Model confidence (mean pLDDT): 84 of 100. This is a predicted structure of a 359-nucleotide part of an RNA (large-subunit ribosomal RNA, domain IV) from a soil metagenome.
[in-house]
Context: one part of a larger RNA
RNA sequence: ACGUGGUCAAGGAACUCGGCAUAAUGAUCCCGUAACUUCGGAAGAAGGGAUGCCCGGUAGUAGGUGAGCAGGCUUACCGCCCAAGCCGAAUCCGGUCGCAGAGAAUCGGCUCAAGCGACUGUUUAGCAAAAACACAGGUGUGUGCCAAGCCGCACAAGGCGCCGUAUACACACUGACGCCUGCCCGGUGCCGGAAGGUUAAGGGGAGAGGUUAGCCGCAAGGCGAAGCUUUGAGCCGAAGCCCCGGUAAACGGCGGCCGUAACUAUAACGGUCCUAAGGUAGCGAAAUUCCUUGUCGGGUAAGUUCCGACCUGCACGAAUGGCGUAACGACUUGAGCGCUGUCUCGACCAGUAAGCUCG
Numbered sequence: 001a002c003g004u005g006g007u008c009a010a011g012g013a014a015c016u017c018g019g020c021a022u023a024a025u026g027a028u029c030c031c032g033u034a035a036c037u038u039c040g041g042a043a044g045a046a047g048g049g050a051u052g053c054c055c056g057g058u059a060g061u062a063g064g065u066g067a068g069c070a071g072g073c074u075u076a077c078c079g080c081c082c083a084a085g086c087c088g089a090a091u092c093c094g095g096u097c098g099c100a101g102a103g104a105a106u107c108g109g110c111u112c113a114a115g116c117g118a119c120u121g122u123u124u125a126g127c128a129a130a131a132a133c134a135c136a137g138g139u140g141u142g143u144g145c146c147a148a149g150c151c152g153c154a155c156a157a158g159g160c161g162c163c164g165u166a167u168a169c170a171c172a173c174u175g176a177c178g179c180c181u182g183c184c185c186g187g188u189g190c191c192g193g194a195a196g197g198u199u200a201a202g203g204g205g206a207g208a209g210g211u212u213a214g215c216c217g218c219a220a221g222g223c224g225a226a227g228c229u230u231u232g233a234g235c236c237g238a239a240g241c242c243c244c245g246g247u248a249a250a251c252g253g254c255g256g257c258c259g260u261a262a263c264u265a266u267a268a269c270g271g272u273c274c275u276a277a278g279g280u281a282g283c284g285a286a287a288u289u290c291c292u293u294g295u296c297g298g299g300u301a302a303g304u305u306c307c308g309a310c311c312u313g314c315a316c317g318a319a320u321g322g323c324g325u326a327a328c329g330a331c332u333u334g335a336g337c338g339c340u341g342u343c344u345c346g347a348c349c350a351g352u353a354a355g356c357u358c359g
Stems, first nucleotide, its partner, number of pairs: 004350005010344002014342001019339001027051005036041001038176001052096001054095004063087003068082001071081003097101001109337007116329002121133002137174007149160003177324004182254003187251002189247005196242003202236002207231005214223003255273005282316001283313001294310005
């Protein structure tokens, strides 16, 4: 010096990203206990009081035991009442000792406000426990049973679903509860439709080419049936696509410019362009706000954080759910009380094994 444990004047978060860590709280009984609330809770809310020991009293009381057999009850029996003797509290009151009585040890810190997630649960075995996952609840879609779906397989057989049967099962999204969930089907997807268009293999074979028996020609060459062969048009051919319609708790989307009121400002109002339709309710500088430490208010002596508002929403918004919400949380943020060596600012003690220094 480090590490471990302990103590500290005055102050008490001035430390620090942040009270991280320490300290503090702590048991039992009694008193007492707010907002809010889903009436269960919140709640051990908070806050306060008591606690030792012996002595005296309470008190030879309560209670225990129970000789006894005079009396009572009982059909009867010491079974019950009664009851001598013996044992014998608690509690409370008064006194008493110490700085201190849950004397050590075990042994909740508390409150206020906000965010997120309803909750108990689950998770990155080995840097993340969370606001992530799950969850009851909600909705949509599929599936009539050899179900859909899935596992598995070369194919099949076989299995799960299920020894279940639409109040079931599967898939997807949302995520208690409360109040709600607006507009757009033009694009993409899905579902339905089938008149027309397009259209493959296939069907079909008009026609064309090659070949040549033959015919014509003095010749070169020309024409050329059948057969064989190479092709091949119109036409007939499904689903799909085009097309018609539906569907957003399907994927998704939810405007611009200009003008206008008797101060100014603003614009309930009007014009115009575009769109499938132009964002409703609610919320809003937000886990979303760039400008931004927006502006105002609160808290502080002082507040880029925090809380309440405003709305100019760069770029909230309704089951990729919107807004609230009691309870819950080793969650996140802000504030306060208590408490402290976190700090001002450092000091000392214990133990001394290893290291180091000296001998």